[in-house]
Context: one part of a larger RNA
RNA sequence: UCCCUGUUAAGGAACUCGGCAAAAUGACUCCGUAACUUCGGGAGAAGGAGUGCUCUGGUAUCGUAAGACACUACGCGUGUUAAGCGAGAGAGAGUUGCAGAGAAGAGGCUCAAGCGACUGUUUACCAAAAACACAGGUCUCUGCUAAAGCGAAAGCUGAAGUAUAGGGGCUGACGCCUGCCCGGUGCUGGAAGGUUAAGGGGAAGUGUUAGCGUAAGCGAAGCACAGAACCGAAGCCCCAGUGAACGGCGGCCGUAACUAUAACGGUCCUAAGGUAGCGAAAUUCCUAGUCGGGUAAGUUCCGACCCGCACGAAAGGCGUAACGGUUUGAGCGCUGUCUCAACAGGGAGCCUG
Numbered sequence: 001u002c003c004c005u006g007u008u009a010a011g012g013a014a015c016u017c018g019g020c021a022a023a024a025u026g027a028c029u030c031c032g033u034a035a036c037u038u039c040g041g042g043a044g045a046a047g048g049a050g051u052g053c054u055c056u057g058g059u060a061u062c063g064u065a066a067g068a069c070a071c072u073a074c075g076c077g078u079g080u081u082a083a084g085c086g087a088g089a090g091a092g093a094g095u096u097g098c099a100g101a102g103a104a105g106a107g108g109c110u111c112a113a114g115c116g117a118c119u120g121u122u123u124a125c126c127a128a129a130a131a132c133a134c135a136g137g138u139c140u141c142u143g144c145u146a147a148a149g150c151g152a153a154a155g156c157u158g159a160a161g162u163a164u165a166g167g168g169g170c171u172g173a174c175g176c177c178u179g180c181c182c183g184g185u186g187c188u189g190g191a192a193g194g195u196u197a198a199g200g201g202g203a204a205g206u207g208u209u210a211g212c213g214u215a216a217g218c219g220a221a222g223c224a225c226a227g228a229a230c231c232g233a234a235g236c237c238c239c240a241g242u243g244a245a246c247g248g249c250g251g252c253c254g255u256a257a258c259u260a261u262a263a264c265g266g267u268c269c270u271a272a273g274g275u276a277g278c279g280a281a282a283u284u285c286c287u288a289g290u291c292g293g294g295u296a297a298g299u300u301c302c303g304a305c306c307c308g309c310a311c312g313a314a315a316g317g318c319g320u321a322a323c324g325g326u327u328u329g330a331g332c333g334c335u336g337u338c339u340c341a342a343c344a345g346g347g348a349g350c351c352u353g
Base pairs, nucleotide, nucleotide: 001348002347003346004345005344006343007342008341010339011338014337019334027051028050029049030048031047036041038173052095053094054093055092056091061087062086063085064084067081068080069079070078071077096100108332109331110330111329112328113327114326115324116323120132121131136171137170138169139168140167141166142165148157149156150155174319175318176317177316179249180248181247184246185245186242187241188240189239190238193237194236195235199231200230205225206224207223208222211218212217250268251267252266253265254264277311278308289305290304291303292302293301
């Protein structure tokens, strides 16, 4: 000097990103207990009081009940009484220590906000969460040899199930709700027209040559090559529907008798121009926005405002009791976290002998 354990005057978070760590709380009995609430909770809320030993006295009381007695429809029956055994307060009187849940073990609490309803699950070895799951909601597919999935196949799962069933997608208790757009993409339905494959079809043509022709050339049949019209499904084009399908949800200018603002008007564009609710938010760049609260002092926090760079309604919107090893802010208690360090015990290290 370091590590571990313990104690500490006065102060008590001044420490620090942050009360991290430590301290504190702690049992039982009794009293008492708020907002809010889904009436279950919240709640061990919070906040208090008591606790040893001796005696009255193993007292009151409770449980069990041998035996005895009485009755008897003689039953393993009923009733009365009651020894024993077990459990055992409350109260009063006294006594004692610094201290009586005498040691050990044994919730710190409260207020406000975000997120997620909840109990659960997870990155075996840096993340336990607001992520995943969840009950509930909704859309969609599937009529049974189901859909879907595994498998060259046989076959199997689904399911020894049958639409109150099974698969897939999204959302995620509960409460109040879930607006507008179908132009694009997807899906579903439609079938008149356009387009369209294999295949069918076989025209014109080409090669070859019997034949004809003086020649140039023409050229049947057959065999080959080549192949137009025409017929020809789904799909696509097309016509509709469909958003808890993929998705989307405007700009400029002017206007009121102070000013400011614009209920109002004009105009351009669009498929339609963001409704309710919320809003500097886990979303706000400017920004430490502005105002209020809390503090002596507050880039955080809470309540408002709305100018939403760039919230918004099942990639759900907004609330919400309960819950959380969750995140943020505040307070009480408590403390060596700190002011500021000291001491004690144990260990390491170093020096000397």

Model confidence (mean pLDDT): 88 of 100. Large-subunit ribosomal RNA, domain IV from a Mollicutes bacterium, 353 nucleotides, folded computationally. The organism belongs to Mollicutes, within Bacteria. The full RNA is in RNAcentral, with records from SILVA. Rfam family: Bacterial large subunit ribosomal RNA.